């Protein structure tokens, strides 16, 4: 170059246009438990008292409504040349 397949919270990751601030497991913070730690259990982890508000590689676009549908464009991976 061709063809795919991906980019989601601090990590990993799961996500049918609405039930999504986004399951789950790490990690971290707190609290029972322990004599102490460690395991183990519970709650919490994006802002905010709340109401809300913003966000799923970047930029546009559909749509009443978008992490998801399209378009371009940036990076990862396989394959095939």
């Nucleotide at each position: 170059g061709g063809u795919g397949a991906g980019a989601u919270a601090c990590u990993c990751a799961a996500g049918u246009g609405g039930c999504c601030a986004a399951c789950g497991a790490g990690g971290g913070c707190a609290g029972a438990c322990u004599g102490u730690a460690a395991a183990u259990c519970u709650g919490c982890u994006g802002c905010g008292c709340a109401a809300g508000c913003u966000u799923c590689g970047g930029a546009g676009g559909u749509u009443c409504g978008a992490a998801u549908c399209c378009u371009c464009c940036u990076c990862u991976c396989a394959c095939c040349a």